């Protein structure tokens, strides 16, 4: 240098144009226990990696730019 793939809560990861962006682990809280730990209820936690365009609407098309793997050369 040239293809392709990824970028979502702390941590993993679902979502394939439409209302409150699901879930696990982890947090915090009550509840159990002498306590702790399992366990059983709730809460809290995401400007969707930017910037622009598309559209009546964008996490989701599309464009560039930023980082990340991977493969050519």
């Nucleotide at each position: 240098g040239g293809g392709c793939c990824c970028a979502u809560a702390g941590u993993c990861c679902a979502g394939c144009g439409g209302u409150u962006a699901a879930g696990a682990c982890g947090u915090u809280u009550c509840g159990u226990u002498u306590a702790c730990a399992c366990c059983g209820a709730a809460a809290a936690g995401a400007u969707c990696c930017c910037c622009g365009g598309u559209u009546c609407g964008a996490u989701c098309c599309c464009g560039g730019g930023u980082g990340g793997g991977c493969c050519c050369a």
Transfer RNA from a Candidatus Woesearchaeota archaeon, 73 nucleotides, folded computationally. The source organism's lineage runs through Archaea, Nanobdellati and Candidatus Woesearchaeota. It matches the Rfam family "tRNA". Rfam links the family to the GO term triplet codon-amino acid adaptor activity.